[in-house]
RNA sequence: CAAGCAGACCGGGCGACCGCCCGCUUGAUGCGGGAGGAAAGUCCGAGCUCCACCGGGCAGGGUGCUGGGUAACACCCAGGAGGGGUGACCCUACGGAAAGUGCCACAGAAACAUACCGCCCCGAAAGAGGCAAGGGUGAAAUGGUGAGGCAAGAGCUCACCGGCAGCAGGGUGACCGGCUGGCCGGGAAAACCCCACCCGGAGCAAGACCAAAUAGGGGAACAGAUGGCGCCCGGCCAGUUCCCGGGUUGGUCGCAUGACCCCGAUGGUAACAGCGGGGCUAGAUAGAUGGUCGCCGUCCGCCUGAGGCGGAUACAGAACUCGGCUUACAGGUCUGCUUGACUC
Numbered sequence: 001c002a003a004g005c006a007g008a009c010c011g012g013g014c015g016a017c018c019g020c021c022c023g024c025u026u027g028a029u030g031c032g033g034g035a036g037g038a039a040a041g042u043c044c045g046a047g048c049u050c051c052a053c054c055g056g057g058c059a060g061g062g063u064g065c066u067g068g069g070u071a072a073c074a075c076c077c078a079g080g081a082g083g084g085g086u087g088a089c090c091c092u093a094c095g096g097a098a099a100g101u102g103c104c105a106c107a108g109a110a111a112c113a114u115a116c117c118g119c120c121c122c123g124a125a126a127g128a129g130g131c132a133a134g135g136g137u138g139a140a141a142u143g144g145u146g147a148g149g150c151a152a153g154a155g156c157u158c159a160c161c162g163g164c165a166g167c168a169g170g171g172u173g174a175c176c177g178g179c180u181g182g183c184c185g186g187g188a189a190a191a192c193c194c195c196a197c198c199c200g201g202a203g204c205a206a207g208a209c210c211a212a213a214u215a216g217g218g219g220a221a222c223a224g225a226u227g228g229c230g231c232c233c234g235g236c237c238a239g240u241u242c243c244c245g246g247g248u249u250g251g252u253c254g255c256a257u258g259a260c261c262c263c264g265a266u267g268g269u270a271a272c273a274g275c276g277g278g279g280c281u282a283g284a285u286a287g288a289u290g291g292u293c294g295c296c297g298u299c300c301g302c303c304u305g306a307g308g309c310g311g312a313u314a315c316a317g318a319a320c321u322c323g324g325c326u327u328a329c330a331g332g333u334c335u336g337c338u339u340g341a342c343u344c
Base pairs, nucleotide, nucleotide: 001340002339003338004337005336006335007334008333009332010331012296013295014294015293016292017291018290020034021033022032023031024030036315040326041325043324044323045322046321047320048203049202050201051200053235054234055233056232057231058230060199061198062197063196064195065079066078067077068076069075080094081092082091083090084089095194096193100192101191103187104186116135117134118131119130120129122127143161144160145159146158147157148156162184163183164181165180166179167178169176170175207253208252209251210250217244218243219242220241221240222239226238227237228236260279261278262277263276264275266273267272297313298312299311300310301309302308303307
C1' cells in the first nucleotide's frame, strides 16, 4: 500500500419567528420534556391482567452435543464433534438406524443381497463347478491402499488407515488420546417412531370503575341430571346450561420508577453478577414532537492559485412494557486481527 475477517459508533447540528402535546407553577406567564437502532416483522421468551379446581392418567405442542449465564427463551458466552477457508474466522434441523414399521427413483444382473461382462478349472462342444479381486451401472454394490498367498480369488494372512467392541487413564461433561481384538455392507428420522427435558388458556380491543339508557323481555332442557378442564377417572363447587331479541358504543384509570439507563472499582476466559455513585429521559386517542428562513456538517459533480457554483443527504414514526432473534439502511468514523507485495 492492497485485499479480507470480527466488533463498536454516528447517521444530522446551531439560531430566529410562528405552531402542537404532556408535566409543574401562577393573579398573570414562566420553567422542563417531547419518536428508533431498528420504533419494522409478530418469530420466540416473559412481566402484568382476567379466566380455570385439586389429584392421577392419556393426548397435544416445543426443544434436542456439553457446561455456564439469564426472570425466562428456540437467546447469549465458553467448549466438543463434523465440515468450509492459505489464514484471521465461519456454518451445523448436532440425541437414537443394535426397539419396530416404511423408503432409496432411474440406471444396473442385483439396492436387506447378487452374477451382466469377466477370471480360473474339467470338457471336442454343449454344459457343470469355483470367484466377487478386475470392468460396467449408480449417490451408494461383502471397508480402503499395498504385499503375500491361491487353480483363480477373497481379511484368507500381514502392515498402515477407517469403522465397531472391550479395557484402563485424562476431563464436571460433550469427548480425547493409548492398548487389545480380523469383529466388518450402507443412506436417511428436515419419514412415522423411540429417548431425555419443558409446557394451562386468552390477551391492554387484557382488565377495573363511573355515568347514562333499555325490555329486571321471550322460549327450551334438566335434580342420583347438567355445568365448571382438550379427553377419561376420582374428589370438590354451583341452580345451571342453550337459543332469540333489545339498550349502552360516553368518560376516568390501566399509562410509564422499570428484571430501567449511565459511570466506577471488584470477581469471572466470557456471557454476566453483586457493590458504590449519579440520572428520570414521550404518553398521544383520529391520534402531538411541525412549518419557514439563514448558517454549518457530510457526500457527489464541475471549475480553480486560494476558493467558488450546483445538486443530494439512507432505512424509516412509539400506542402496555421489557429480554432476544430476523429483515431494511445513502454516507461516514474507530478498534483489533489475517494474508500478499514493496522498503528499511
This is a predicted structure of a 344-nucleotide RNA (Bacterial RNase P class A) from a Dehalococcoidales bacterium.
It is recorded under the gene name rnpB.
Of the family's consensus pairs, 95% are formed in the model.
Rfam family: Bacterial RNase P class A. The family's RNA type in Rfam is ribozyme.
The coordinates come from a structure-prediction model, not an experiment, and the mean pLDDT is 77.
RNAcentral holds the sequence, with entries from ENA.
The organism belongs to Dehalococcoidales, within Bacteria.